[in-house]
RNA sequence: GGCACGGCCCCGCCGAACCGUCGACGUCCCCUUCCGGGGCCGAGGCGGACCGGGGACCCACCGAACCUCUGGGGUGAGUCCUGCCUGCGCGGGUGUCGCGCAGGCAGGUAGGGCGCCGUCCGGCCCGAACCCGUCAGCUAACUCGGUAGGCGGUUGCGAGGAUGGGA
Numbered sequence: 001g002g003c004a005c006g007g008c009c010c011c012g013c014c015g016a017a018c019c020g021u022c023g024a025c026g027u028c029c030c031c032u033u034c035c036g037g038g039g040c041c042g043a044g045g046c047g048g049a050c051c052g053g054g055g056a057c058c059c060a061c062c063g064a065a066c067c068u069c070u071g072g073g074g075u076g077a078g079u080c081c082u083g084c085c086u087g088c089g090c091g092g093g094u095g096u097c098g099c100g101c102a103g104g105c106a107g108g109u110a111g112g113g114c115g116c117c118g119u120c121c122g123g124c125c126c127g128a129a130c131c132c133g134u135c136a137g138c139u140a141a142c143u144c145g146g147u148a149g150g151c152g153g154u155u156g157c158g159a160g161g162a163u164g165g166g167a
Base pairs, nucleotide, nucleotide: 010153011152012151013150014149018048019047020046021045022044026040028039029038030037031036049147050146051145052144053143054142059137071135072132073131074130075129080108081107082106083105084104085103086102087101088100089099090098091097111126112125113124114123116165117164118163119162120161121160
């Protein structure tokens, strides 16, 4: 100097998923008279902050009503629609058409994100997943729970602009 691997740190994005403090383990670092000491990492605990659920009066629903297997409900932006293909079932005398369900592939869409915030214009992207378990409207007091995960930042490229405000 190059390559590979490991650890730690910094800036930023989605998201509530952050801050402080104590701190086990440690095959990590330094010192050591080898007893140990210090540092670092850090499971976990506590506190703060943020996020979510349950939960009165009133209101809403409500009495011939509503909900109740067509279960219902929650977190989340993640809802809804159309077309095509395949399979199954049903109807029809055939050809073949229609309806329903499941899966797959496309297109669109309510809505959401893109380095302080609002508005306008414009560009790019997302439009999932999971949970409760027959049960829950709102909801003060009260009460229960979460603080994860996934990405970008030197090599290719090229999405910002205007305006108002704030730090």

The RNA shown here (c-di-AMP riboswitch aptamer (ydaO/yuaA leader)) has 167 nucleotides and comes from Geodermatophilus obscurus.
The coordinates come from a structure-prediction model, not an experiment, and the mean pLDDT is 77.
It was read from a public genome assembly, where an Rfam model found it.
NCBI's taxonomy places the organism under Bacteria, Bacillati, Actinomycetes, Geodermatophilaceae, Geodermatophilus.